[in-house]
Order: sequence, then C1' cells, then structure tokens
RNA sequence: AAAUGCAAAAGGCAAAGUCAUCGAAAGGUGGCGACGCAAAACCACGGGUCUACAGUCUUUGACCAUGAUAGCCGGGUUGCCAUC
Repeated sequence: AAAUGCAAAAGGCAAAGUCAUCGAAAGGUGGCGACGCAAAACCACGGGUCUACAGUCUUUGACCAUGAUAGCCGGGUUGCCAUC
C1' cells in the first nucleotide's frame, strides 16, 4: 500500500416502538429503547421510493419537488481493528 471481514479485541452507530419538539406532509432533531450494521461515517451526483404546502388542471379528484430518504441500490470522499 492492496485485498478480505471467518475468528478476536478496543470502541462506535441505533430499527420498530414511545415521549418531547420542528414541519403542510413525507420526515428531521433530542431522551428512552436495540432490530440490526465493517462504513448504519460524510456527499442527493445517477436511478428508485415516499410526501404534495404552494402551483396547474377536466377540481369529492388528479398531476407536480423546489421537500424527504445515505438503514433502497449504484457512485464519490474519508476512516478503526484484525487477517493475508
């Protein structure tokens, strides 16, 4: 330095649920909580998915991302330990 993550150690993150809070919503943040995770660290760049305040339309509704998701996949950046 590359590859790999079967075993180990040190540590890390935290799904569902729930309480508080922000938001139109999806969802975010904090507490409790652990389903899991070797990038479950960071970046919405490509695809997917979710939402639809405003807006548009043929208005009991439909469409729409400029919103969200990195724990949906790909890509980019950085990084711990061990093995080889």